[in-house]
Molecule: small-subunit ribosomal RNA
Organism: uncultured bacterium
RNA sequence: AGAGUUUGAUCCUGGCUCAGGAUGAACGCUAACUACAGGCUUAACACAUGCAAGUCGAGGGGCAGCAUGGCGUCUAGCAAUAGAUGCUGAUGGCGACCGGCGCACGGGUGAGUAACACGUAUCCAACCUGGCCCAUACUAGGGAAUAGCCUGCCGAAAGGCAGAUUAAUGCCCUAUGUUGUGUAUUGAUGGCAUCAGAUUUACACCAAAGAUUCAUCGGUAUGGGAUGGGGAUGCGUCCGAUUAGCUUGACGGCGGGGUAACGGCCCACCGUGGCUACGAUCGGUAGGGGUUCUGAGAGGAAGGUCCCCCACACUGGAACUGAGACACGGUCCAGACUCCUACGGGAGGCAGCAGUGAGGAAUAUUGGUCAAUGGGCGUAAGCCUGAACCAGCCAAGUAGCGUGAGGGAAGACUGCCCUAUGGGUUGUAAACCUCUUUUAUAAGGGAAUAACUGACGAUACGUGUAUUGUUUUGCAUGUACCUUAUGAAUAAUGACCGGCUAAUUCCGUGCCAGCAGCCGCGGUAAUACGGAAGGUCAGGGCGUUAUCCGGAUUUAUUGGGUUUAAAGGGAGCGUAGGCGGUUGGUUAAGCGUGUUGUGAAAUGUCCCGGCCCAACCGGGGAUGUGCAACGCGAACUGGCUGACUUGAGUGCGUACGAGGUAUGCGGAAUUCGUCGUGUAGCGGUGAAAUGCUUAGAUAUGACGAAGAACUCCGAUUGCGAAGGCAGCAUGCCAGGCCGCUACUGACGCUGAAGCUCGAAGGUGCGGGUAUCGAACAGGAUUAGAUACCCUGGUAGUCCGCACGGUAAACGAAGGGAUGCCCGCUGUUUGCGAUAUACUGUGAGCGGCCAAGCGAAAGCGUUAAGCAUCCCACCUGGGGAGUACGCCGGCAACGGUGAAACUCAAAGGAAUUGACGGGGGCCCGCACAAGCGGAGGAACAUGUGGUUUAAUUCGAUGAUACGCGAGGAACCUUACCCGGGCUUGAAUUGCAGAGGAACAAUCCAGAGAUGGUGCGGCCCUUCGGGGCCUCUGUGAAGGUGCUGCAUGGUUGUCGUCAGCUCGUGCCGUGAGGUGUCGGCUUAAGUGCCAUAACGAGCGCAACCCCUGUUGCCAGUUGCCAUCCUUUAGUUGGGCACUCUGGCGAGACUGCCACCGUAAGGUGUGAGGAAGGUGGGGAUGACGUCAAAUCAGCACGGCCCUUACGUCCGGGGCUACACACGUGUUACAAUGGGUGAUACAGAGAGUCGUGCAUGCGCAAGUAUGUUCCAAUCUUUAAAGUCAUCCUCAGUUCGGACUGGGGUCUGCAACCCGACCCCACGAAGCUGGAUUCGCUAGUAAUCGCGCAUCAGCCAUGGCGCGGUGAAUACGUUCCCGGGCCUUGCACACACCGCCCGUCA
Repeated sequence: AGAGUUUGAUCCUGGCUCAGGAUGAACGCUAACUACAGGCUUAACACAUGCAAGUCGAGGGGCAGCAUGGCGUCUAGCAAUAGAUGCUGAUGGCGACCGGCGCACGGGUGAGUAACACGUAUCCAACCUGGCCCAUACUAGGGAAUAGCCUGCCGAAAGGCAGAUUAAUGCCCUAUGUUGUGUAUUGAUGGCAUCAGAUUUACACCAAAGAUUCAUCGGUAUGGGAUGGGGAUGCGUCCGAUUAGCUUGACGGCGGGGUAACGGCCCACCGUGGCUACGAUCGGUAGGGGUUCUGAGAGGAAGGUCCCCCACACUGGAACUGAGACACGGUCCAGACUCCUACGGGAGGCAGCAGUGAGGAAUAUUGGUCAAUGGGCGUAAGCCUGAACCAGCCAAGUAGCGUGAGGGAAGACUGCCCUAUGGGUUGUAAACCUCUUUUAUAAGGGAAUAACUGACGAUACGUGUAUUGUUUUGCAUGUACCUUAUGAAUAAUGACCGGCUAAUUCCGUGCCAGCAGCCGCGGUAAUACGGAAGGUCAGGGCGUUAUCCGGAUUUAUUGGGUUUAAAGGGAGCGUAGGCGGUUGGUUAAGCGUGUUGUGAAAUGUCCCGGCCCAACCGGGGAUGUGCAACGCGAACUGGCUGACUUGAGUGCGUACGAGGUAUGCGGAAUUCGUCGUGUAGCGGUGAAAUGCUUAGAUAUGACGAAGAACUCCGAUUGCGAAGGCAGCAUGCCAGGCCGCUACUGACGCUGAAGCUCGAAGGUGCGGGUAUCGAACAGGAUUAGAUACCCUGGUAGUCCGCACGGUAAACGAAGGGAUGCCCGCUGUUUGCGAUAUACUGUGAGCGGCCAAGCGAAAGCGUUAAGCAUCCCACCUGGGGAGUACGCCGGCAACGGUGAAACUCAAAGGAAUUGACGGGGGCCCGCACAAGCGGAGGAACAUGUGGUUUAAUUCGAUGAUACGCGAGGAACCUUACCCGGGCUUGAAUUGCAGAGGAACAAUCCAGAGAUGGUGCGGCCCUUCGGGGCCUCUGUGAAGGUGCUGCAUGGUUGUCGUCAGCUCGUGCCGUGAGGUGUCGGCUUAAGUGCCAUAACGAGCGCAACCCCUGUUGCCAGUUGCCAUCCUUUAGUUGGGCACUCUGGCGAGACUGCCACCGUAAGGUGUGAGGAAGGUGGGGAUGACGUCAAAUCAGCACGGCCCUUACGUCCGGGGCUACACACGUGUUACAAUGGGUGAUACAGAGAGUCGUGCAUGCGCAAGUAUGUUCCAAUCUUUAAAGUCAUCCUCAGUUCGGACUGGGGUCUGCAACCCGACCCCACGAAGCUGGAUUCGCUAGUAAUCGCGCAUCAGCCAUGGCGCGGUGAAUACGUUCCCGGGCCUUGCACACACCGCCCGUCA
């Protein structure tokens, strides 16, 4: 000193939470010792028992008990003597009693009290004070009683009564009485508002007690001192205004009473005051202070222990005694409670110390001693003292000390834990070696705290004091402490480990159990739950809970704010209050300074010292910011007094304005009425309908009536305090500005209360009512439509009077006033000057900016800048401007204005995205323009669903559905049924054994498999090796799960033009700029501009195919020339075609026009090709937790005589149905038959074929070619000819029957093909929808992969024939860029409101 938490990220505002310290604490786990301090915070609840206040015989009478003495008696004894008993107060003493002093201290508690109770300061000339100290004087003479004791009586007891008798330092009378007190008088002197008062005189009144050891102690009066108390006053001392008025002894006077004393303290009379917004009264809470905790401080909170003061003593009241009480362990009365009782009556008061019950989360022993300190009494010894000092219990606090120290790595073993299985960690830890002994145990020694006093002595002098000697006195205590012995021996835990916050892994669990101070963890890989291991922090403690301060500048005096985050009153006038111009004089209240007094001690702080140290304690110092008093000063503030003019106001003058108010006038429009013209509709809407209209509407003309509002001018215009103000005229009222500088002379600013004004709507009464128009009615819209739209229409809208008092009463402006601080520009209205162009100077209304301010947006002389003054308001969101109370109102309602509870946010500004049924620009077979399809039929194929023993699995909008699968009869195969195997079907290491392995044949079996066993190794250096089998062992195996743990690969946006970086610059920052703007492009393609300059990934180009051509090369290709010929067949040739290698060519290069350029345009030229020539490959940053664990790989989990593996059979081919993708068609641009022409690209030896024969054909037999530019090798549509003539047909070919062919171990489930026969639906397809812009669509055939065969109409290629259309970008879909709004960020499939459950 800060940190976490609002957001995708940012800055701010703002709350919540944490880290610190503290406690009279409590709870959980744990616990060795010592010292010091502490210990009912709750029930001021109730209390059993014991103790806590007595003492004095040197005041008294006495003698119950004890002891002693004396005198008797009795007993024992020779006696001394001993014992018992009686008398005797004679002695020591002393129960009870009289008397004195004390009991008012000490100790406890905090109920009450908001008060002179407390604190502080001052005062009492308005007071008292026992004991103590000093001084002066006195202490004389008498008397009457009464306790006790005795006698008697009453009562259960407590206790009481009567009689008799008696004493005192008890009580009373008298005397004296300086002084004193009172009255009267005198009045020096001091002070002065009242006054105090030396001194003089006179009168009146008041005292006493004795005791004794003879030296003291007492007693009385008065004065003084000290101490303690009483009273008065200033200042300070909690919360509430949802408590605003309170008060009748109340405030004062006069006179009395009372008191120690002042006083309405009390009383009679008189007056009508007194307190209060500077908070009275009322309500709530509370003992106050020194101090304690916290804090940098200012503050905030607290008041336990210790000290001071107050109050109280079961509750309430009252007095008595006394110096002192209205009295904790006194009295009386009342009340409640408890106890005793003989029922008649009595007793009691722990908030003293212990202790008990109760309450409570919670707080101790019915201990010891008066040794010390202190108190009471006493001459004293002494007695009493639960004050006090000690001890006991309690980690409840602070401080100290220990539980060992050093060495010791094979980094030992085992265990726990982790692991990549190599190891790591626990860990120098242990073992082991050496050492020490605080502590512990045992033994021994052993203080101080003690000094008085008393007794006996001594010394000194000032003869009653001091010093000193001996002796007596110790609870705690044989304690602290010291010494010795023993031996590491007797001694470590708690919390935490996601971030804040130091410290991490494994297992278990699976939004469960649980954690949590805040944020938040947990839904199968949890560092956050539970356990373990390891680690971190603290340590005889550690955590949790509660409370206080801090952090929180989050109530802001120090030290905050109010445009938009919470917050400026709707506006003005104005009371109190606050603040206030220039210049003299004076004062000294504030202020400054000095001194004095006080501010108790303790505490805190500094220094020194004592306990071994520390805590703790002792001594000293400085503080104690305060209050009071006395001086000094006079700048500033204030008071008083004088002057001034610039603030403010007045006057005069010219202009200004939708300023207010009253009255009058005007035209247009609207509606209504009457009359005329005129005829079928009008009106209204997105479209309609309700409505009006042949009884004449709407429209139109004329006349009339009524009410309301004032077109144009008219504007960042003007005026007003705000609300607000607009036709014209007049009257009245008010205003600011400007000019002049005549007058007053600070008269000012602000303004809680208070008063006034205050849009619209609303209310009351009375008018008025044309328009418009809540409510209401009808018609529409709609799922509904109590709405938006339409037709009507009441209140109202207008006027007068009165109420109400709120608005987005807004410049969202921001309260008002004053001063200061760069500029540019427009406009309204004054004044001045001039060169009549313009310009100066005021007051307003606007725009843009410097500095500055601000979280930013923005504000910026009209401040949100810099300063001063006054008022109002704010303190997280919700609850809520709600409830209650009060005030106002006729009501409606307004003003004031909470809490419980709940959340961790709510919010402001700005940023980047995404989004918008926002805008702008642009693109795409996106639409449009066209061509052909799908959707209807049959079939093929895939999917869903259903079914099934199984119909294996995956793919599911676009981006699944002729997809994985480029070949499911067995196999494939993962599924189902059944039968087998278990180191296993496959691969492999090591060890051992064997020599074969393999296995014909036959048997069993569905087969796997089992049995049988004909036959049956190689190399060698002779050691062995290779190969194979068997056995054992270690690895296996899994198309089981998780594509949301992953790699790799892929789809899509999208071949869309985007996505970024470095440096610089801007911004507090997220971010921006660059990448924006203009033009252009297919393109972030390029040019220009430019706080940006460059660069990267994409675009383009580089690559392949194709189109033209040159050169080189000619075999299997080609054949012009020559030869040969049925055939380029052979020879020959390489010119051509072709093949395949290297090149050329195209670049807006040329021309014209447009354009700054980039570039664009042209039936341009040239050219095979022209503006990217056509096609392909190539897919940026990223999105969809997109797809795939079943292609492969891989983490984790799961199975292991099975979820592995082998075999037979079945299934993946099912079938009421739905969808996708296709094929074939519905026909004449066609179908059938016959003839005939022209390709390209591929494949081929377990193969493709070809030729010939056979078969109608599928095919087959024989021969033969090709391991391929050599052979296979022939296209079809087309063309020619012919039949069919518009029909379910010579269209269409499904389905079915029969007969065959081929492949294969095998065509039943379940193959393809051929022939004959059969001949279904279907006559161009609803809503809707798909593809395509040129060699494209459409159409025609050919080939290949997979493959024994094939369900291929699929996929991938090849060539043949070969169109139509595009005006254009409004709309649909998708995309790009810029901009705008946003409460979205999982991002509009968002967010969110209400109702219901």